């Protein structure tokens, strides 16, 4: 000392959480000693039952016992001594100690001070005194009443009880004459007491300054209420009472009222400054069942004391009585919770006493609680076979649990037994001595704790360890189990099949007799900011100004000495805290000293600051005088535009409006034009970050009033100023009230349209209003979202008003000074974005306002308003964030550029028909899986009749169909045969290997074991492959620079390009993946080589043909070169290039095509190619085998083929490819599919093999000689088998269909369209597929739109990123809460009535009366709580309705 959490990251703002201390605790797990504290925080609730206040050389009685006498029925009774109980009588105490905190916001309590305004028993000093007398009463005795509690008469008696007298040092009192007030005695002779008085000491009592919660949604209290007189009354003052008089006192420095509360020294907590409590100890008030009341007395309105009332409990004979634990123990009740009906008066202290001694739940000690703090112990040392359980793993291994244990050797604190054994003990008593109220010395005896601390001896490692935690914060990790489930959480959050976050284990971490939760205080929070915060945008400047109080104030003297500052005394109780130094073994705890004790109060003495008193000064402020500028205000007059009405004329079919219409106007004559006229409103150009004005706000001109700036010049007043809570006054627009006025515009309303709806955006109209005048409201995004004054801090550059000075001129220009109004911007500010002499810079004074969103500017209550409402303003509940500023991104029905068959220009097609083929949906015993917007759909699948085959259905197998390893058996494997069976398969039988070192090996079978097998699930656990953006031009890094950072720069600008492609600039400089070349094909040549290819020339030979000999020329085949770069040249251009077109060339600006695919992105596809993690199945989800299915069919879509003809069909004739493959020619039979026989080819050789096309004839516009579906027949091949379910041929049938509706795909040159040909797969089986190659157009003006990208910019409330986000109703559920007919209660006043005791006063005095007053009743209010039908709105709650307000220009900013 901080940390955690908004966010894709980042700075801030800001709240919410944690870490830390503390506790009279409590609860959960545990729990071995001991020391020292400490223990009803709730029901100030009720109390059984014991004990807590008595004592005594006064005073009369005078009990048991003990003895003496005298009697005697020998049981005893009388008398009288010692006795001294026990109750009276009286004396001191009882007003202390012990308890509780209900009441109390108060002189109650701190604290300092006043008493000349007081008292004071018992103590202590000093002074005097104490003498005569007297009259009663308790107990007692006697006789009653009563259940009791008590209590009545009658008689008796003493005192230190009670009275009178005398004295009067001495007090009081006074007119100064005088007046009045006392007493007690006992006694062992030591002494105890009495009585007045003064003075002390102790204690107490009133007064007093300051200080002492919270609420203004409490603003006005107050009639004994302020003050005087005068009397009463108190120890004393005083309205403390009462009479008369006065009208006062007390408040914003917060009365009154309401709530809450004993107060303090001090404890907890914090650096501190503070902030929260007020138990234990101590002070102090205040109470004793509740209310009220006095009496006694030195002290009381009395805790264990009286009297009255009320509640309550108990007793009762019913007639009456008793009681007060908030003393100590208990006990029932509350409650989350708090002890023993113990000892002892042995020390301490009280009370009484001369004293012994007596009483003391005060104290002092023991019990009971880990409540607390302390301390101590549960062992220590050595001990690797790193045992062995248990855990984990990458499994025959390894690692953790670990020196940990076993196992060796030592201690011996607690606890256990056994012995010894303190201090706490000074007093007091007796006895002797002395300097005699005392003090020495000496004997004597006295402990509750307690046979306790402690000390000494025995024995054993024996009897003594647990809690929470382990995703971050925050130390500490793995397996298994679960599987948004059961749970877990202080925040953040974990859990939906690999959870370090649940639960268990196992390991680890922190503390430790305790350990966590859990409540509540401080802290951290500077999160209320005195120390020590802030308000332009985050929560916050009041809409403006004028002033009151209030606070703040210029310069120079003098005085004053009140803050202010020095210095000394008082005083701040004590304990506590701080220091030091002792005692218990340390410690905790305790003893002694010390220094503190920030305040308070006297006192001295300083005068600089700030008050105050006085005087003087001009700079602050103000006056005056000259000028000057304005939409500054108010009244009145006035002016032309122009729109709307009205009259007239001219003139005719429209005119308005709108995206496009419609509703409206209009043949009753409009729009349109012209002329007249009437009426309100509002002031174009000038006009402009230009003026004024506190702000709202002010705009034609004229004219009367009037306010306020500025600039200049000297005079003048002499601090007169600044701010300013209340208060005042002003306050845009909407709204109200009355009374005008209404052209235009125009909420509400009405019709039209739009729309899915459209109570709206659009259009027609159209009332309030808008305009006046008076009166109200009192609000705004009243904004610079920035209170008001005053100073001080580098500038540039407009503009408005002045002035001075300069040049120069007549239009003017600069320059300096002022007072305003703008931009840029430096130093500083700031979270930034900005702001910067007009501050948000650095300062001063005042004022206002803020403290997390939300509930809510609600609700209640108050106040203002007519009314709308406004001003003031909550909680409860809720949530962990709202928010600011900026960043990259991504997106906008934003903008600017650029590409692309994107669109446009074409040329051909799909969408309609009929067949195929895929998918979808149905269906079915199965129709097997997958593929799904462009990027699923003639896709995996380069070919399902069976096999494939993974699916349906029936039989079989179970170490298995296949494949490895070990054991053991066997000799064959195989091959035959028979029987069973749809085969698989079963059964029975026949046969009987090879190699050898003879050990045994190899192989095959059989059996058992490890294991196999699986197209079983998860592509969202992977890996590889591969689609798409897209062949789109872009993704990034290193260093340096900027930013507090995220980040940016770079990679943006200006040009160019296909291209982030090059140039050129530039806080960048450079790299690397993409570009693009680097390969491949094809166009051209050239060399080199000539067979199976070619044949120009030469010879040969055929009907005919490179057929032949030869050539090596071309052609081609197939190697290795050339070649094209904007190289030349014109233009433009800074250069990159770019346009031209030219030479040249085969080819011209990448020549055309392939191949190649950036960083990424769709949790895209694929577990069914293939591997693969985990899970599932293991006589079956494995494996065989037959059949069946993947081929179904109402129906939907996708991709295709044919075609609907004449640029066509038909029929005949005739040419010309390339790739490729291994095939079959020829010749014969068939009409053919085909078949027979074969030749040739292991392939440039031989074979497979063109069609459009041209040439001629026909056909003539029709459902046709277009089309060919579809069925019937009758065959061809393949193949174990075409029945489901193969292709193909002849014969004959001859179905849609006549160019295709919204809508949509391809294609820019050898393309498209349009022919055929060949491959792969494959027994057979293509209208797909994948290649060849004939013929071979058309059109591109361009870049406004659509659709996809790239750049850069802009806006954002999005980041899961627009398929984004979000707003309100309505419905469901839970929660608090407003309001309410009313219903129950609680407080404190006020008014009358009635009235105990008790006090005063009167009286006619056993008695009553009168005032006063608890308690009671009655009544109007009043203020607070609880509740209620119903009801308002609010918050909250994955996946409801309805819509689309907000965020992009959100589609109407």
């Nucleotide at each position: 000392a901080g940390a955690g959490u908004u966010u894709g990251a980042u700075c801030c703002u800001g709240g919410c959480u944690c870490a830390g201390g503390a506790u009279g605790a409590a609860c959960g797990c545990u729990g071995g000693c001991g020391g020292c504290g400490u223990g009803c925080c709730u029901a100030a609730c009720a109390c059984a039952u014991g004990c807590a206040a008595g004592u005594c050389a006064a005073g009369g009685a005078g009990a048991a016992a003990u003895u003496u006498c005298a009697c005697u029925u020998c049981g005893g009774u009388g008398a009288g001594a010692u006795g001294g109980a026990u109750a009276c009588u009286g004396g001191c105490g009882c007003a202390c100690g012990g308890g509780u905190g209900a009441g109390u916001a108060a002189c109650a309590c701190g604290u300092g001070g006043a008493u000349u305004a007081u008292c004071u028993g018992c103590c202590c000093u000093u002074u005097a005194c104490a003498c005569a007398g007297a009259c009663a009463u308790a107990a007692c005795u006697c006789a009653g009443g009563g259940a009791a509690a008590c209590u009545u008469g009658a008689g008796c008696u003493a005192a230190u009880a009670u009275c009178u007298g005398a004295u009067g040092a001495g007090g009081c009192c006074u007119c100064c004459g005088g007046g009045u007030c006392a007493a007690a005695g006992c006694u062992u002779u030591g002494g105890c007491g009495g009585u007045a008085a003064a003075g002390g000491a102790u204690g107490a009592g009133u007064c007093u300054g300051c200080g002492u919660c919270u609420g203004a949604u409490u603003a006005g209290c107050u009639a004994g209420u302020u003050g005087g007189u005068a009397a009463g009354g108190u120890a004393a003052u005083g309205g403390c009472u009462u009479a008369c008089c006065a009208a006062g006192g007390c408040u914003a420095c917060g009365a009154u009222c309401a709530g809450u509360a004993a107060c303090u020294g001090g404890u907890c907590u914090g650096a501190g400054a503070g902030g929260a409590c007020g138990a234990u100890c101590a002070g102090u008030c205040a109470c004793a069942c509740u209310g009220g009341a006095a009496c006694u007395g030195a002290g009381a309105c009395a805790c264990g004391g009286u009297c009255c009332a009320a509640a309550c409990u108990c007793c009762u004979a019913c007639g009456g009585g008793a009681g007060g634990c908030a003393g100590c123990a208990g006990u029932g009740a509350g409650g989350a919770a708090u002890u023993u009906u113990g000892g002892a008066c042995a020390a301490u202290g009280g009370g009484g006493g001369a004293a012994a001694c007596c009483c003391u739940g005060a104290u002092c000690c023991a019990g009971c609680g880990a409540c607390g703090c302390c301390g101590c112990g549960u062992g220590c040392g050595g001990g690797a076979u790193g045992a062995a359980u248990g855990g984990g793993u990458u499994a025959u291994g390894c690692c953790c649990u670990g020196u940990a244990a076993a196992c060796c050797a030592c201690u011996g604190u607690c606890a256990g037994c056994a012995g010894a054994g303190a201090a706490g003990a000074a007093a007091a008593g007796g006895c002797u001595c002395c300097u005699u109220u005392g003090g020495a010395g000496c004997c004597c005896g006295g402990g509750a704790c307690u046979g306790u601390a402690u000390c000494u001896g025995c024995a054993g490692a024996g009897g003594a360890a647990g809690g929470a935690c382990c995703g971050g914060c925050u130390a500490a990790c793995u397996a298994c189990g679960u599987g948004c489930c059961a749970g877990c959480a202080g925040c953040c959050g974990c859990g939906g099949u690999a959870a370090u976050a649940c639960g268990u284990a196992g390991g680890g971490u922190c503390c430790a007799a305790g350990c966590g939760u859990u409540a509540u205080c401080c802290g951290g929070a500077a999160u209320u900011a005195c120390u020590g915060g802030g308000u332009a945008u985050a929560a916050a400047g009041g809409g403006u100004g004028c002033g009151u109080a209030g606070g703040c104030g210029g310069u120079c003297u003098u005085g004053u000495g009140c803050g202010u500052c020095g210095a000394a005394g008082g005083u701040u109780a004590a304990a506590g805290g701080c220091c030091a130094u002792g005692g218990c073994u340390c410690a905790a705890c305790c003893a002694u000293g010390g220094a503190a004790a920030u305040g308070c109060c006297c006192u001295c003495g300083a005068u600089a600051c700030g008050g105050c008193a006085a005087g003087a000064c001009u700079u602050g402020a103000g006056u005056a005088u000259g000028a000057g500028a304005g939409a500054g205000g108010a009244a009145g007059a006035u002016g032309g535009a122009a729109u709307u009405c009205c009259u007239g004329g001219u003139g005719u079919a429209g005119c308005a409006g709108u995206g496009a219409a419609a509703u409206g106007c209009g043949u009753a004559g409009a729009u349109a034009u012209c002329a007249g006229g009437a009426g309100g409103a509002a002031c174009a150009c000038c006009g402009g970050u230009g003026g004024c004005g506190a702000a709202g706000g002010c705009g034609g001109u004229c004219u009367u009033c009037u306010g306020g700036c500025u600039c200049a010049u000297u005079a003048c007043u002499g601090a007169c100023g600044c701010u300013g809570a209340g208060g005042c006054a002003c306050g845009a627009a909407a709204g109200u009230g009355u009374g005008g006025g209404g052209a235009g515009c125009g909420a509400a309303c009405a019709g039209g349209a739009u729309u899915a709806g459209a109570u709206a955006c659009c259009c027609u109209g159209g009332u309030a209003g808008u305009c006046c005048a008076c009166a109200c409201c009192g609000u705004a995004a009243a904004c610079g979202a920035u209170g008001u004054a005053u100073g001080c801090u580098u500038g540039g550059u407009g503009u408005u008003a002045g002035a001075a000075c300069a040049a120069a001129u007549u239009g003017u220009u600069g320059u300096u000074c002022u007072a305003g109004u703008g931009c840029c911007g430096g130093g500083g500010a700031u979270a930034a974005u900005u702001c910067g002499u007009u501050a948000a810079g650095c300062a001063u004074a005042c004022c206002a306002c803020c403290u997390g969103g939300g509930a809510a500017g609600u609700a209640c209550g108050a106040u203002c308003g007519c009314a709308a409402g406004g001003u003031u303003g909550a909680a409860a509940c809720u949530c962990a964030a709202a928010g600011g500023a900026a960043u990259u991104g991504a997106c906008g029905g934003g903008g600017g550029c650029c590409c692309g068959c994107a669109c446009a220009a074409g040329c051909g097609g799909u969408g309609g028909a009929u067949u195929a083929u895929g998918u979808g949906g149905u269906u079915u015993a199965a129709u097997u899986c997958g593929a799904u917007g462009c990027a699923a759909c003639g896709c995996g699948a380069a070919g399902a009749a069976c096999c494939u085959u993974a699916c349906c259905c029936a039989g079989g197998c179970u170490u298995g169909a296949a494949g490895u390893g070990u054991a053991a058996c066997g000799g064959a494997c195989u091959a035959c045969u028979g029987c069973c069976g749809a085969a698989a398969g079963g059964u029975a039988g026949u046969u009987u290997c090879c190699c050898u070192u003879c050990g045994g090996g190899g192989u095959c079978g059989u059996u058992a074991c490890a294991g196999a097998g699986g197209u079983g699930c998860u592509g969202c656990a992977u890996g590889g492959c591969u689609g798409u953006c897209g062949u789109c031009a872009g993704c990034u890094c290193g260093u340096g620079c900027c930013g507090u950072g995220a980040g940016g720069u770079g990679u943006u600008g200006g040009g160019u390009u296909a291209a982030g492609u090059c140039c050129c600039g530039c806080a960048a400089c450079g790299a690397g993946c993409g570009c693009a070349a680097c390969c491949c094909c094809u166009a051209u040549c050239u060399u080199u080589a000539g067979u199976u290819g070619c044949c120009a020339u030469c010879a040969g030979g055929u009907u005919a043909u490179g057929c032949u000999g030869g050539g090596a020329a071309c052609u081609c085949u197939a190697a290795a070169g050339a070649g094209a770069c904007u190289g030349c040249c014109c233009g433009c251009g800074c250069a990159a290039g770019c346009g031209g077109a030219g030479a040249g060339g085969a080819a011209g600006g990448c020549g055309g095509g392939g191949a190649c695919g950036a960083c990424g992105u769709c949790a895209a596809g694929u577990c069914a190619u293939c591997a693969u993690g985990g899970c599932c199945c293991u006589u079956a989800u494995g494996u065989c085998u037959g059949g069946g299915g993947c081929u179904a069919c109402a129906c939907a879509c996708g991709u295709a083929a044919u075609a609907c003809a004449a640029u066509g069909g038909a029929u005949g004739a005739g040419a010309c490819a390339a790739u490729g493959g291994g095939c079959g020619a020829a010749a014969c039979c068939g009409c053919g599919a085909g078949g027979u026989c074969a030749a040739g080819a292991u392939a440039a050789u031989c074979c497979c093999a063109a069609a459009a096309c041209u040439c001629a004839u026909u056909c003539u516009c029709a459902g046709u000689u277009c089309g060919g579906a579809u069925c019937g027949g009758a065959g061809u091949c393949u193949g174990a088998a075409a029945c489901u379910c193969g292709a193909c041929u002849c014969c004959a049938u001859g179905a849609a269909g006549g160019u295709g509706g919204a809508a949509u795909c391809g294609c820019u040159a050898g393309u498209a369209a349009u022919c055929g040909c060949a491959g792969a797969u494959c027994a057979g089986c293509a209208u797909g597929c994948u290649g060849c190659g004939g013929u071979g157009a058309a059109u591109a003006c361009g870049u406004u739109c659509c659709c996809g990208g790239g750049c850069c910019u802009u806006g954002u409330a999005c980041a899961c990123a627009c398929c984004g986000c979000c707003c309100g109703u309505c419905a469901a559920g839970c929660c608090a809460u407003g309001a309410a007919a009313g219903u129950c209660g609680g407080a404190g006043g006020c008014g009358c009535c009635c009235a105990a005791a008790g006090a005063u006063g009167c009286u006619u005095u056993u008695a009553g009366c009168a005032u006063u007053u608890a308690a009671g009743g009655c009544g109007a209010a009043u203020u607070u709580g609880a509740u209620a039908a119903u009801u308002g709105g609010g918050g909250c709650u994955a996946a409801g309705u309805c819509g689309g307000a907000a965020c992009a220009a959100g589609g109407u900013a």
A computed fold for a 1453-nucleotide RNA from a metagenome, annotated as small-subunit ribosomal RNA.
Rfam family: Bacterial small subunit ribosomal RNA. Rfam links the family to the GO terms structural constituent of ribosome and ribosome.
Model confidence (mean pLDDT): 84 of 100.